[in-house]
Context: one part of a larger RNA
């Protein structure tokens, strides 16, 4: 000199863009953060209103609504944190023995049956959490059978394995008047290829310590099995005795890694906040289940510590999600708004959910921009300070005169983010038996903005509302007076202070930077 996720002191006008627990991976009150589908299925309230009433109630609307249950998809994404990990990690470059829901393309199919279990009803247990027994019932839930282009196994003879419907529309024909049937869309089954994602292997690189020199028995390799989606001591039986190491094994300490960031002319050094990629973790330790995918942050089971409820028998919980609280600390924000946009989940869709996200709030925390006036003005005013008492300086500075009005204040107008999306109508094309339905395209109308009292423009008024901080002995730009008297104090280094201190304290003056300026800490 440059830099910072900074802090502290003094000071503080506005805007934009970023950033904001670096410490206790400490403990957490409260609210929200993952739901959705009635176009898979059965069942189905209440309040309120109206009417009737034998005053018990009933009927209709509410409403096939709400809220539950079975079932499907999603809760493996998104969000957080960096404890662990020196290599099962990361970075770069390769590889073969694999899987992949939803998505895209191709091929083939979607026939005919069965028995349950919730919800519900009845009964029981419990303080609660919840739970037990009996009975009824549906399905895109579950299980056989049939079929098998392709698929799997095979000793090549053969053997094995599938499915589910729902919604819209309709001219003939049939009809038990429910539909069958046809057609369109969405689902479903088998299989092939792709895309995406993931798992695995290899090489090279990846901090310090030798006051850590030897380490290793599933250890190293083979054979045969088991296991896995898949290779492999991953696991097991048997056999062999190997494998690693001064090119630093093993042990110990420290640490998430990278793109990057920062400094430097570079080489290099330091670092890994925000943003992006990968990894690991989710109170601590262990385990599996479900599933395409987890050994699963807001799932399950067991053990432990802690907190809470309890009728003492037993139960409940997990903010390293967003806010917020206590604690720790020099130190780090709101228990805000909206799904309008972007994206995600579910759904045919309308839509619902979304503390992701977009916005707003707080903080000079950082960077950038703007303002705090402009011109003129010598009687060089007054006052202050100095003085050699003549004057000098503050100083064109002020006042005065003439202007301007950025920003803030005030009045009104008012984009863009919505070229998308949604609803309705019309037209054309595709599909089809069809001018239905559905899909696509086009046209027209209407609707959708949290921010938001938006940005921007405009009206009004008036210099009006807006400057400080550090320093002035040398390094280092900037000097005098008074006080003090080795005292009080200063200090980054050299050093100042003991009666004329440009070095302490105050004042006048000056210098530097400026909504900041200094100090401290850290890195180059």
């Nucleotide at each position: 000199g440059a830099u910072u996720g900074a802090a502290c002191g003094c000071u503080g006008g506005c805007g934009g863009u970023a950033u904001g627990c670096u410490u206790a991976a400490c403990a957490c009150a409260u609210g929200c953060a993952a739901g959705u589908c009635g176009a898979g299925c059965g069942a189905g309230a209440a309040a309120a209103u109206a009417c009737c009433u034998u005053c018990g109630g009933g009927u209709a609307u509410g409403a096939g609504u709400a809220g539950a249950g079975c079932g499907g998809c999603g809760g493996a994404c998104g969000g957080g944190u960096g404890a662990g990990u020196a290599a099962u990690g990361c970075a770069u470059a390769g590889g073969a023995a694999u899987c992949u829901g939803c998505c895209c393309a191709g091929u083939a199919g979607c026939g005919g049956g069965g028995g349950a279990c919730a919800a519900c009803u009845c009964g029981g247990g419990g303080a609660a959490a919840c739970u037990c027994g009996a009975g009824c019932u549906a399905a895109u839930a579950c299980c056989g059978c049939a079929u098998a282009c392709g698929c799997c196994c095979u000793a090549c003879g053969g053997g094995g394995a599938a499915a589910a419907g729902c919604a819209g529309g309709g001219g003939a024909u049939c009809u038990u008047c429910g539909g069958a049937c046809c057609u369109u869309g969405c689902a479903c089954u088998a299989u092939u290829g792709g895309a995406u994602g993931a798992g695995c292997c290899u090489a090279u690189g990846u901090c310090a310590g030798a006051u850590u020199a030897g380490c290793u028995a599933g250890u190293u390799g083979g054979u045969g099995g088991g296991g896995u989606a898949a290779u492999g001591g991953c696991c097991c039986a048997c056999c062999a005795a190997g494998g690693c190491g001064a090119c630093g094994a093993u042990c110990u300490g420290u640490a998430g890694c990278u793109g990057g960031u920062u400094u430097g002319a570079g080489a290099g050094g330091a670092u890994g906040a925000u943003c992006a990629g990968c990894c690991a973790c989710a109170c601590u330790g262990g385990g599996a289940c479900u599933g395409a995918g987890a050994c699963a942050c807001g799932g399950c089971c067991c053990a432990g510590a802690c907190u809470c409820c309890u009728a003492c028998g037993g139960g409940a919980g997990g903010c390293a999600g967003c806010a917020g609280u206590g604690g720790g600390g020099a130190a780090u924000a709101u228990u805000g708004g909206a799904c309008a946009a972007u994206g995600g989940g579910c759904g045919c869709a309308a839509g619902c959910c979304u503390g992701a996200u977009c916005c707003a709030g707080c903080a000079a925390u950082a960077c950038c921009g703007c303002g705090u006036g402009u011109g003129u003005g010598a009687a060089g005013a007054a006052g202050g300070c100095c003085u050699g008492c003549g004057g000098g300086u503050u100083g064109u500075a002020a006042a005065g005169c003439a202007c301007u009005u950025u920003c803030a204040a005030u009045u009104g107008u008012g984009a863009a983010g919505a070229u998308u999306g949604g609803u309705u109508a019309c037209a054309a094309a595709g599909u089809u038996a069809a001018c239905a339905c559905c899909u696509u395209u086009g046209u027209a109308a209407c609707c959708u903005g949290a921010c938001g009292u938006u940005a921007a423009c405009u009206u009004u008024a008036g210099a009006a509302g807006a400057a400080g901080c550090a320093c002035c002995g040398g390094c280092u730009a900037a000097c005098u007076c008074a006080g003090u008297g080795c005292c009080a104090g200063c200090a980054g280094c050299c050093g100042c202070g003991g009666u004329a201190a440009u070095a302490c304290u105050g004042a006048g003056g000056g210098u530097g930077c400026g909504a900041g300026c200094g100090u401290u800490a850290a890195u180059c």

Overview: A computed fold for a 524-nucleotide part of an RNA from a metagenome, annotated as small-subunit ribosomal RNA, 5' domain. RNAcentral holds the full RNA, with entries from SILVA. Its mean pLDDT, the model's own confidence on a scale to 100, is 87.